c-di-GMP-I riboswitch aptamer from [Bacillus] enclensis, 85 nucleotides, folded computationally.
Its Rfam family is "c-di-GMP-I riboswitch aptamer". Gene Ontology term of the family: cyclic-di-GMP binding.
NCBI's taxonomy places the organism under Bacteria, Bacillati, Bacillota, Bacillaceae, Rossellomorea.
The sequence is in RNAcentral, with records from ENA and Ribocentre.

RNA sequence: GUACGAUAACGGCAAAAUCAUUGAAAAAUGAUGACGCAAAACUAAUAGGGGCUACUGUCAAUGACUAAGCCAGCCAGUUUCCGAA
Numbered sequence: 001g002u003a004c005g006a007u008a009a010c011g012g013c014a015a016a017a018u019c020a021u022u023g024a025a026a027a028a029u030g031a032u033g034a035c036g037c038a039a040a041a042c043u044a045a046u047a048g049g050g051g052c053u054a055c056u057g058u059c060a061a062u063g064a065c066u067a068a069g070c071c072a073g074c075c076a077g078u079u080u081c082c083g084a085a
Base pairs, nucleotide, nucleotide: 004083005082012037013036017032018031019030020029021028022027035073041078042077043076048075049074050071051070052069057065058064059063
C1' cells in the first nucleotide's frame, strides 16, 4: 500500500413509529426515538442499473401510460477512520 474486519479503541450516523412543517403525491426537513451501519459519507448529471410517486400530459378514460419530482439505509461508482486475527 492492497485486501480483510474483532463482543478492540476514539468518534460518527440514525430505521420503524409519533408529532410539527413543506409538498398533488412519492418524499424531505426538524424534534422524540434506535432497527441497524465501516462507509448508513458523497454522486440521482446529457453521465450506470434498479425502485417510488403522477401535479401535468397522452389515450381506447371509474382506468392505463407518462419525470420535468423523488429514493444513495437496493446494487453500483468515488472518497474514507481504526487495526486483533